RNAcentral holds the sequence, with entries from ENA and SILVA. A computed fold for a 1503-nucleotide RNA from bacterium ML2-86, annotated as small-subunit ribosomal RNA.
[in-house]
RNA sequence: UAGAGUUUGAUCAUGGCUCAGAGUGAACGCUGGCGGCGUGCUUAACACAUGCAAGUCGAACGAUGAUGAAGAGCUUGCUCUUCUGAUUAGUGGCGCACGGGUGAGUAUACUAUAGUUAAUGUACCCCAAAGACCGGGAUAGCCACUGGAAACGGUGAUUAAUACUGGAUACACCAUAUAGUCAUAAGGCUAUAUGGGAAAUGUCUUUUCGCUUUGGGAUCAGACUAUAUCCUAUCAGCUAGUUGGUGAGGUAAGAGCUCACCAAGGCGAUGACGGGUAGCGGGUUUGAGAGGAUGAUCCGCCACACUGGUACUGAGACACGGACCAGACUCCUACGGGAGGCAGCAGUGAGGAAUAUUGCACAAUGGAGGAAACUCUGAUGCAGCAACGCCGCGUGGAGGAUGACGCAUUUCGGUGUGUAAACUCCUUUUAUUAGGGAAGAAAAUGACGGUACCUAAUGAAUAAGCACCGGCUAACUCCGUGCCAGCAGCCGCGGUAAUACGGAGGGUGCAAGCGUUACUCGGAAUCACUGGGCGUAAAGGACGCGUAGGCGGGUUGGUAAGUCAGAUGUGAAAUCCUACAGCUUAACUGUAGAACUGCAUUUGAAACUACCGACCUAGAGUGUGGGAGGGGGAGAUGGAAUUAGUGGUGUAAGGGGUAAAAUCCGUAGAUAUCACUAGGAAUACCGAAAGCGAAGGCGAUCUCCUGGAACAUAACUGACGCUAAGGCGUGAAAGCGUGGGGAGCAAACAGGAUUAGAUACCCUGGUAGUCCACGCCCUAAACGAUGUUCACUAGUCGUCGGGAUGCUUGUCAUCUCGGUGAUGCACUUAACAGAUUAAGUGAACCGCCUGGGGAGUACGGUCGCAAGAUUAAAACUCAAAGGAAUAGACGGGGACCCGCACAAGUGGUGGAGCAUGUGGUUUAAUUCGAAGAUACGCGAAAAACCUUACCUAGCCUUGACAUUGAUAGAAUCUGCUAGAGAUAGCGGAGUGCCUUUCGGGGAACUUGAAAACAGGUGCUGCACGGCUGUCGUCAGCUCGUGUCGUGAGAUGUUGGGUUAAGUCCCGCAACGAGCGCAACCCUCGUCAUUAGUUGCUACGUAAGAGCACUCUAAUGAGACCGCCGGUGACAAACCGGAGGAAGGUGGGGAUGACGUCAAGUCCUCAUGGCCCUUAUGGGUAGGGCUACACACGUCAUACAAUGGGCGGUACAGAGGGUUGCCAACCCGCGAGGGGGAGCUAAUCCCUUAAAACCGCUCGUAGUCCGGAUUGUAGUCUGCAACUCGACUGCAUGAAGUCGGAAUCGCUAGUAAUCGCGGAUCAGCUUGCCGCGGUGAAUACGUUCCCGGGUCUUGUACACACCGCCCGUCACACCAUGGAAGUGGGGUUUACCAGAAGUAGUUAGCUUAACCGCAAGGAGGGCGAUUACCACGGUAGGCUUCAUGACUGAGGUGAAGUCGUAACAAGGUAGCCGUAUCGGAAGGUGUGGAUGGAUCACCUCCUU
Repeated sequence: UAGAGUUUGAUCAUGGCUCAGAGUGAACGCUGGCGGCGUGCUUAACACAUGCAAGUCGAACGAUGAUGAAGAGCUUGCUCUUCUGAUUAGUGGCGCACGGGUGAGUAUACUAUAGUUAAUGUACCCCAAAGACCGGGAUAGCCACUGGAAACGGUGAUUAAUACUGGAUACACCAUAUAGUCAUAAGGCUAUAUGGGAAAUGUCUUUUCGCUUUGGGAUCAGACUAUAUCCUAUCAGCUAGUUGGUGAGGUAAGAGCUCACCAAGGCGAUGACGGGUAGCGGGUUUGAGAGGAUGAUCCGCCACACUGGUACUGAGACACGGACCAGACUCCUACGGGAGGCAGCAGUGAGGAAUAUUGCACAAUGGAGGAAACUCUGAUGCAGCAACGCCGCGUGGAGGAUGACGCAUUUCGGUGUGUAAACUCCUUUUAUUAGGGAAGAAAAUGACGGUACCUAAUGAAUAAGCACCGGCUAACUCCGUGCCAGCAGCCGCGGUAAUACGGAGGGUGCAAGCGUUACUCGGAAUCACUGGGCGUAAAGGACGCGUAGGCGGGUUGGUAAGUCAGAUGUGAAAUCCUACAGCUUAACUGUAGAACUGCAUUUGAAACUACCGACCUAGAGUGUGGGAGGGGGAGAUGGAAUUAGUGGUGUAAGGGGUAAAAUCCGUAGAUAUCACUAGGAAUACCGAAAGCGAAGGCGAUCUCCUGGAACAUAACUGACGCUAAGGCGUGAAAGCGUGGGGAGCAAACAGGAUUAGAUACCCUGGUAGUCCACGCCCUAAACGAUGUUCACUAGUCGUCGGGAUGCUUGUCAUCUCGGUGAUGCACUUAACAGAUUAAGUGAACCGCCUGGGGAGUACGGUCGCAAGAUUAAAACUCAAAGGAAUAGACGGGGACCCGCACAAGUGGUGGAGCAUGUGGUUUAAUUCGAAGAUACGCGAAAAACCUUACCUAGCCUUGACAUUGAUAGAAUCUGCUAGAGAUAGCGGAGUGCCUUUCGGGGAACUUGAAAACAGGUGCUGCACGGCUGUCGUCAGCUCGUGUCGUGAGAUGUUGGGUUAAGUCCCGCAACGAGCGCAACCCUCGUCAUUAGUUGCUACGUAAGAGCACUCUAAUGAGACCGCCGGUGACAAACCGGAGGAAGGUGGGGAUGACGUCAAGUCCUCAUGGCCCUUAUGGGUAGGGCUACACACGUCAUACAAUGGGCGGUACAGAGGGUUGCCAACCCGCGAGGGGGAGCUAAUCCCUUAAAACCGCUCGUAGUCCGGAUUGUAGUCUGCAACUCGACUGCAUGAAGUCGGAAUCGCUAGUAAUCGCGGAUCAGCUUGCCGCGGUGAAUACGUUCCCGGGUCUUGUACACACCGCCCGUCACACCAUGGAAGUGGGGUUUACCAGAAGUAGUUAGCUUAACCGCAAGGAGGGCGAUUACCACGGUAGGCUUCAUGACUGAGGUGAAGUCGUAACAAGGUAGCCGUAUCGGAAGGUGUGGAUGGAUCACCUCCUU
C1' cells in the first nucleotide's frame, strides 16, 4: 500500500484495453466581484524599424577655456594680464572577459561526486620585505593644403605625459654547478658560487593615492584521474599521430599538443567503431516505497552570440553591444564605393493552440570608473497587462406557510421547486465618497505613492457560474426525434413509449471559477530489485560436448578486497520536513534545526564470501571382477514372400478390380498350377507394459572393431565439481549434387469411375523418389508440448539388470542398488491433473515470454548449389484473442428404450373429368387473414340482395349507436308526389302509464341549436390480455435442507431390475416435497335393487290387468396381480392357469407439467400507443368476393362382373320438429302440387334405411361401365335465380381400361364398405360433426427411415447445425514492401584551390630612439615566399528522407461471385515438417506426434 468496467449462456484463471487520483510555463469553450504573492514565446538559434542596455577618470597629459574674481590700460565700454576653472574631441589609465540573454551544438565531451596539480597562472584586494637614480627620441591633438557622395582619409609643420625608450643598482627572481637533506620515482627544499634582467618626485600637497621587485594569502581560472551518466548489435570489428619510446619545439602548465626518427602497437561482447536523440546538476512531479517521467521560473557549471574561419590586445577572450577574412541576407549610394548583426530591455513582422509595456527610478541592493563629489547601470527596485497558478475574502443574516403566483409533473386526489420568494427586523466585509496617513533611510536622498493602513458617511445596496445525472460514478422525470439527427472515456445508446440524442423542470458536484483537449506519474505485480511467469493460456533451445562467465564439499592457519562498527572531511545556497517568528490570516517570507539515505580518508572486528598456505574423503574420477543389452561401424551368409523370365500342365476362357462398374491383362493361351533361373528390398514368429542410446533412432544369423551404463569390491587420485552466452559436433522424413541400383511401393502424370463440377476420396497403370557410396541441407506435434545438476518429502502392486541374506534347497522367500510402468497420501495447480521418474519443498546456472492480427512476414546481415534456414521489425487495425472446467444444443458418435416409425398387411393419393381451397395472373374491385411439419373442404356450422370488410356512382356530417342537454312532442299507425334508392316534400289518424295540494312532477320514447364527443373490420399479434396450434398424453420439469466443488454447478433425478409411466423395488451423501403420471369424472360392456308411461306382454277384446322379460333411468355390486404354479434377489414385477360378463391402465372420452416456436389471432372480444374526423366515419343502388394460358393441396365419382340394370323380400341406431315436422288420400313419369289428420313429441311426423338376401338380364366391350359437358322442357325457395342457386324429365354421352418418381391412413368391432341424422340455413353440401349395418388381413422382429426419452462421448455451436467458418475473384478505402529512376540532407575518400591570420624564410623596398666620427650596423616595418587552413570546385563511396510508371502481399468494409477446407468420426480424422500439383479453399506422396471419434482384443493397476 483501496479498486472498478469489459471476452462467456454462466464460471474460474490468463490477458490486453478503459476509468476513478495527483500534476502543468499550458491552450480552448462558457462565465467572471476584490485583494496579496508568484509566473508569463515550450513554436522560427526566424528576420528585425526605433529608443535605450558600458563607461569613467582633468587629482596622468597637451589643448579648449564658459563663468566668476582681482589688477592694469584707456577711447568708460572695450582691450590686456593674473587667478579660478564649467565643458570636453584627442593621448593615456582602468573597465569593457562582470552583469544580462539563449540552449543551436555537444554522448565520454559537458556535468555530478571524490580526489591530484611535487605539472600551473592570477589585474584589482590583504600581509611582509626592499626600492623608486641618470637620460633620450617621437606622436595624436592643433594648424595649413588636399581626396571622397558618404564612410573615411592623405601630405607637410609643430607639441605633452603615469605613452615609448637607453643606462646604473638585485639578498630573495631565472639559469648552471657543488654540498646537505627529504622523497616510491620524476623530483622538491636549504646553503654556496658564477652569469642574466627593473622602476615614474608621477599627481596633489596635509596625510594619502599611485608605481617597481620579491615572498605569502585570498579570490578566480587552467590541466589531469577514478566512478556515474539515454536508445540502437538489423552498427562487430575500429585505429597511421593511430599506441608507445627517444629527441626537439610549444604552452602559464603535464601530454602526440606539434614535429623528426624508431618500434608495432592501442581499443573491443563488462559493447570498441558507427547511427539516432539530448545541454548537465541542485531540483520539479508522481509514487507507500523502490522506482518512473522531467530539467520553465530560482541557484551552480558548460556551450553559443547572423553562418564558417582567424588571430590581436590583455591578468584574464580566440571576446553578444571589439578587429580581420569568406558566405548568405538586409540597407545607403552621386554606381566609384560603403554600412549592419535584439539568443540584452521594451517593441515589430512571421510562425503558432499560445505567452505582456516601445512604462517609472537609480530611493534601496549590487556593479564599473574616480582621492572624492559624482557619473553610468533595461543589473536591480517598482508600476502596467493576463483567473496563468497558489492563497484569502465576499456576493448578506434572523424570522417568515393560505406551504402564494409562475413553472414542471400527475393515478387529476395531488406532488415538486419551497422558507425559497414576497413581507418584517438587523448588519456593512466588499463598494462609493470624504478626511488622516506610514515603515522601507544609517546625516541627506522615496521611483513605488497620497500606496498600505486608520476613521467617518451612504446603502442589501456593486458581485454566480460551469459541468454532469445508463453502469463504472454522487444525481430522474416529461416532451420532441425515430438506426434519422446525434452521443460516446470503456461497455455501448438511437429502428414510435430513449432516466444514454435535443429541450425543459428537478437533482448532484465544484465554485470566481467550471469543463474539454494535450502531456507526465499512479492505479499497471502490465518488464515483477522490492514484486511475475514458461505441461495445456505467450513462453524450455532438436540433442550433446565444451570456452569465457556465474556458482561450488570438510578441517585448520593467515590476509583484509567484499562485509560490519566508530571517527574525520565533504555532500554550496535555495527546495522538502520540523519548530519558532514577520506581513490582520493564508499563500509568501525570515531564523534555527533536522535531513541530503552519497563519496572519500582513517581506525578497528574477522563470523560469512573472497584470496594465500597446509591437510581430509562423503562429491567426482581411476583400478579390479563377473554379468545384461535391436548401442555404433564393417564384412560374410540365410530362409519366407512379391515381381519378372524360361520350360511344362491346362481351357464349353476368363482374370483382375469395386459399394457397383469400367479402364486394364487374356485364344499370339492369360488367371490357376509345377519346376528352374534372375534381381532388389525388407527381415514373420520370438515381441512385451520389455531392452539399448544424449537426442534423432536401433530388430534375420555369424565374425571382427568399438562407445556407454548398472552392480559388486574399496586398492588409488584428492574437489579434479555443476551449469554453460558465443563456439564445435550430432541431427527423422522430404529435398539437392555426382555415380550406381531399381523387385515392391509410389508424389507428378495418364486413363476409368463418382459428381452439378471432382484439378479429390475409389480403381488400373506409372516417373522421380524410396535402396547403396560420397558430399550437402539442418528442419518436424525434433513432445513427457515438462532445460540440466544436487538434496529432502507416505505407501502399495508389476516388470528388466546386478548383488546379498535365509532356510523348508525351490520355477522359493526376504532385503538391497540401478532402470522402466500403474495407482495413490501430504502438498501443488485456474482447473485438468502432477504426485520419490514431481508440475511438491529448497539450491545453482542457462534458454525463453509480455494482448490478438499484421508476421515468423518485409528490409538488412550470415549460411546454402538450390529449395530455403537463421536473426528479425514497423505502419495500420481490433477490444478482444486464448486456457480449463460447467450446464445445454447438435453429430452422416456410441449404448438402451418407445411410437402405424420401419417391417408384415390392407385401402388410398399422385394419372381422368368434376367439386372445393390456395398460389399466380387478370381486374374498377377480384376485401382481409392463415404459409414446412403446426397454411391450403383453414377463419367460413352456408357470399344471388343482406352478409361485405372491396370497387363504381350518388348522398349525410354531433352523425346508424352511447352519455349530458335548453326546447317541443306521448308512443305509434298511415296516404300521396319526385328519385335507382338512400332521401326530400306535402298530409291524415292518435293522446296512453304512475302520482298529484289539480298549478304540476316522474318513467319510457320521439324531435333537437351549440358543444363536449361518437365512430373506424384503419396500423402495430415484434407493446399486450384472453384464447388456440405444435413438440406431446412425450415422461418429464423443479424446490427446501444437507453434502461436494474456488466457482458456474453437481448430488437428489445417476446405478441394478421393472413399468404405459421419474410406475414401483433395491442400492446410494443424501433426506424430504411440489407440478406432471396414475386414480378420482363421463360413457360402453355384466348383474342386483328401486321405479314403471307414451315402453313391454308369460294374460286379454281395442278397454282392462300386470311389471317376469326387452327397454327406460337412478342407486349399488364387480377387477385388486386378489387366488394357484413358475421365474426373479425372500423385492418390485413378469409368465402361465383357474374362476369370471370383463384380466392385468377391460374399450372410448374429458383431462395437456416447466417450457419451445417474438408460432397464430388488434377481422370474435378486450386493450396501450399512433393515425382519420364534411372522412380511413355513416346510409343507398349496382358490381365484385364465383374472373382463368397455368401450378399445388384435399375430397367425392369412376374406370366395372365381389359389378351395372330391373323386380321382389328383410333388419338399425342416433337425432330433429310450432315462422316447424308434416300422415292418410288425390294429381304429376318426376322434381313437386293439392290436402289437411296428428304432434310442443319413448305417444305424431321426418322414416320406405342401404349394402345384404332371392330371381332375371348384361358377357369383357369405352360396353346396359362411366357420367362430365351441352341442348331443351320444367319444379322449388326467395322482392329478385342474368352475372351467380338447388333439383327433375327427355336428349347428348367427354376423359377414363387401376395410374411414373414419390407419398398417406389404419392393429379390431379397427381398416374397408353401406346407408341414416344434425348444425348453419328462405334456398343451396361431394365439406364438417355424429349414428348404426356388414365386417377383414397382418405384426418374424427393431438392421434400416422419421420423431421422441435416458445415459455417455466429441465440439472452434450459444440467434445453439437452418450453427460456425476458410480461401480465390470483383468493388471501395487505408497504411506498407519492391522498382528503371528522380530530387534533397548528412558524412567520407582522393585531388584542385587557397582569403584573413599565425609561424618560418627573405635575395626587393623602407626605417625616430641603441652602437658608430662617418660609411654603416643591430633591430623593426612593408612586400614576397613556404607550411597550416575556412569558403569553394571535380570525381567517387556510404547513409538517410521524399517521390516514382508498374508491381507484391496485408488490413478494413453493405446482404457481391465460386466452391465448402476446418469445428461432430465435419461426412477422406485433423495437425506438423518437406516435396509436388491444382481457379480457390486445398489434394497427394513420405516420415512424425495425438492436441483423434468408435468398436474389438491383449496387458497391467485400483476397490

It matches the Rfam family "Bacterial small subunit ribosomal RNA".